The part of an RNA shown here (large-subunit ribosomal RNA, domain VI) has 266 nucleotides and comes from a Microthrixaceae bacterium. The RNAcentral record of the full RNA draws on ENA. Its mean pLDDT, the model's own confidence on a scale to 100, is 89. The source organism's lineage runs through Bacteria, Actinomycetota, Acidimicrobiia, Acidimicrobiales and Microthrixaceae. Rfam family: Bacterial large subunit ribosomal RNA. For this family Rfam cites "Crystal structure of the ribosome at 5.5 A resolution" (Yusupov et al., Science, 2001).
[in-house]
Context: one part of a larger RNA
C1' cells in the first nucleotide's frame, strides 16, 4: 500500500528450510558352515567419535567500580590508617552475565508408493515363464513421521473480542475536509531485547531503573580499642569487615505535565 469500515489479540498450514553420519564390544554362539584354520546371517544389548541444539545445576575459562595479600615511589603534616601511579602495579580467590573443556536431548521408530532385484499365479506358445490381465516382497533413496519460519499462500484464509455507523463540503456519486471512538504513536522509566529500528515491561490505579533495607554469594577475621612480647607481630573484641551485575521488600529520586494519529464501510 494491498488484503470488501477501524483495532487488539489467538491461530490453520500451502510453501520454505533444517536433520539424515557412523565406530568398537557384548549375547544370540565358539552356533550354523568348515577337514581343519577360521567363523556368520537374522536378532537383541552396551559404550563411544564427530556434528547438531539447548542450558549453566555441576566442573573448568574468564571476571578492568568485589574482597584479601604484598613491592616501590609520592602525597593525605606525623604515627597509625588511606589514595594515586607502576600491564588491573604484582599474587591469592570470586558474585550475576557470557563460554566450553560442562550438563540434557537428537539423528530414530513407524506408515504409504517404489529401484536394481526375488517371488506368486498365468497365457499369448497344452509345456516352460515375475507379465501380457492380475497379486506380493524389496532401499541410508521419495512421499510422509520429527524440528523450524511461514497467509504479500495477491489464491491475502480461519476464530475470538472491541469501537461504532459523526459533523462540513461536493454533479448529493465517487470523493475532499475536520474533530473523534476502540486503538495506536510521540514522551518517560528500563530490560537476559537489542549495531540503529524493532522487541518485551513498567509509567503514580506504579516495584520499570536508582538509593535504601533485609537476605544470598564471594572473601576471609576490617578499623579502633585493650593485652602479650624489645621489637617483628600474635590474641580477644571477632566465622569480623567490606561484598558489580543475584532474589526480595520498601515510593525516598525519576517514569510530571501533555501532544500527535486514527473508522463512518461494495
Nucleotide at each position: 500500500c494491498g488484503a470488501a469500515g477501524g483495532u487488539g489479540g489467538a491461530u490453520u498450514g500451502a510453501g520454505a528450510a533444517a536433520a539424515g553420519c557412523u565406530g568398537u564390544c557384548c549375547c544370540u554362539a565358539g552356533u550354523a558352515c568348515g577337514a581343519g584354520a577360521g567363523g556368520a546371517c537374522c536378532g537383541g544389548g552396551a559404550c563411544g567419535g564427530a556434528c547438531g541444539u539447548a542450558g549453566c545445576u555441576c566442573u573448568c575459562g574468564u571476571g578492568u567500580g568485589c574482597c584479601a595479600g604484598u613491592u616501590g615511589u609520592c602525597c593525605u603534616g606525623c604515627c597509625a590508617a588511606g589514595g594515586g601511579c607502576a600491564u588491573g602495579g604484582c599474587u591469592g580467590g570470586u558474585u550475576g552475565g557470557c563460554g566450553a573443556c560442562c550438563u540434557a536431548c537428537g539423528g530414530a521408530a513407524g506408515g504409504g508408493a517404489u529401484a536394481a532385484c526375488c517371488g506368486c499365479u498365468g497365457a499369448a506358445a497344452g509345456c516352460a515363464u515375475c507379465u501380457a490381465a492380475g497379486c506380493g516382497g524389496g532401499a541410508a533413496g521419495c512421499c510422509u513421521u520429527u524440528u523450524u519460519c511461514a497467509a504479500g499462500a495477491u489464491g491475502a484464509g480461519u476464530c475470538c473480542a472491541c469501537c461504532c455507523a459523526c459533523a462540513g463540503g461536493g454533479u448529493c456519486a465517487a470523493c475532499c475536509u475536520g474533530g473523534u471512538a476502540a486503538g495506536g504513536c510521540c514522551c518517560g522509566u528500563g530490560g537476559c531485547a537489542g549495531a540503529c529500528g524493532a522487541c518485551c515491561a513498567c509509567g503514580u490505579u506504579g516495584a520499570u531503573a536508582g538509593g535504601c533495607c533485609g537476605g544470598a554469594u564471594g572473601u576471609g577475621u576490617a578499623a579502633g580499642c585493650a593485652c602479650a612480647g624489645c621489637a617483628a607481630u600474635g590474641u580477644g573484641u571477632u566465622c569480623a569487615g567490606c561484598u558489580g551485575a543475584c532474589c526480595g521488600g520498601u515510593a525516598c529520586u525519576a517514569a510530571u505535565c501533555g501532544g500527535c494519529c486514527g473508522a463512518g464501510g461494495g